[in-house]
């Protein structure tokens, strides 16, 4: 070197968790790499670390090791992103008010602006007037079957007569009332006029003379200086998920390496 036939190993790994540690069971990842019995109120072990039973395969592309690779998972960090909760108006903008200012703007001003100065009116009290409304009084018209008035026809009574008496209608002029009238009296009343007069007040508006000789105004904008909003923005905690970065632990592949035994030719 060749060939048979045996063992040793191998017959999936790996991560978090759980565990005094180690493995399973149960989850995630890789991925297809025997069977049966036990196990999360856990099953079994003890640093040679799953227990018991059975099957294939077998010293090398297959077993052991080391080293690149990297799929995955775990931790911590972070001046990054993105979102959720809380808070906070004495960090802070946005948003509402309040006072000031007077830079724009509009308004108004040499047909005189602000400010001064005088007088009026508005105001208040009294007395008058006047104006209106109401009442009365006056005028006109009507107006009384009887219980008004004058006048009383007719017709009644007294009387012998002469006359004399009461008197209805009728007329007429009145009362009480009813209708008009509007110029003169009278009364009462008042958000009529402020007409007249006197005191009173003079903040505020309104007008008028004289003075002086450019601005006045704050309505909207800015700007200042408080108050007040937690919806957004900004801040402060703390959690989520992404990315960066570090440390860990790793499948798979690849690449080097070691590594039995007997017999036979």
């Nucleotide at each position: 070197c060749c060939g048979u036939g045996c063992u040793a190993g191998g017959c999936g790994g790996g991560g978090a968790g759980g565990u005094a540690g180690c493995g399973g069971u149960g989850c995630c990842c890789u991925g297809u790499a025997c069977u049966c019995g036990c196990a999360a109120u856990c099953c079994g072990c003890u640093c040679c670390a799953g227990c018991g039973a059975g099957g294939c395969u077998g010293a090398a592309u297959u077993c052991c090791u080391u080293u690149u690779c990297a799929c995955g998972g775990u931790u911590a960090a972070u001046a990054u992103a993105u979102u959720g909760c809380a808070g906070g108006g004495u960090c802070u903008g946005c948003c509402u008010u309040a006072a000031g200012u007077a830079a724009g703007u509009g308004g108004u001003g040499u047909u005189g602006a602000c400010g001064u100065u005088u007088g009026g009116g508005u105001c208040c009290u009294g007395c008058g007037c006047a104006a209106u409304g109401a009442g009365a009084a006056u005028c006109c018209a009507u107006g009384a079957a009887c219980c008004a008035u004058g006048u009383c026809a007719g017709g009644u009574c007294c009387g012998g007569a002469a006359g004399g008496a009461a008197g209805c209608a009728g007329c007429a002029u009145u009362a009480a009332g009813u209708g008009g009238a509007a110029u003169c009296u009278c009364u009462c009343a008042u958000g009529u006029g402020c007409c007249g007069c006197a005191g009173g007040g003079u903040c505020g508006c309104c007008u008028g003379g004289a003075c002086c000789g450019a601005g006045c105004u704050a309505a909207c904008u800015g700007c200042u200086u408080g108050a007040g909003u937690a919806a957004c923005g900004c801040u402060u905690g703390u959690g989520a998920u992404a990315g960066u970065u570090a440390a860990u632990c790793a499948a798979c592949a690849a690449a080097a390496g070691g590594u039995g035994c007997a017999c036979g030719g």
Predicted 3D model of a 265-nucleotide RNA (Bacterial large signal recognition particle RNA) from Peribacillus deserti. Rfam family: Bacterial large signal recognition particle RNA. It is annotated as a non-coding RNA gene. Model confidence (mean pLDDT): 76 of 100.